RNAcentral holds the sequence, with entries from ENA. Transfer RNA from a Pseudomonadota bacterium, 73 nucleotides, folded computationally. Lineage of the source: Bacteria > Pseudomonadati > Pseudomonadota. The coordinates come from a structure-prediction model, not an experiment, and the mean pLDDT is 81.
[in-house]
RNA sequence: GGAUCCUUAGCUCAAUGGCUAGAGCGUUCGCUUGACGUGCGAAAGGUUGGAGGUUCGAGUCCUCCAGGGUCCA
Repeated sequence: GGAUCCUUAGCUCAAUGGCUAGAGCGUUCGCUUGACGUGCGAAAGGUUGGAGGUUCGAGUCCUCCAGGGUCCA
């Protein structure tokens, strides 16, 4: 330099172009316990990497940019 894939919560990952973007783990609080742990319940936490475009509607489709992986040279 060329091809290709990935980027969504603190971490690992979901989400048919159509709901208010969810789950597990973690964190915090409450219940339970003599205490811790386990268990149960609840809460906080997201500019869906960035900028444009298409569309009535975009995490999803298109273009560019950034970062990362793999292959080729």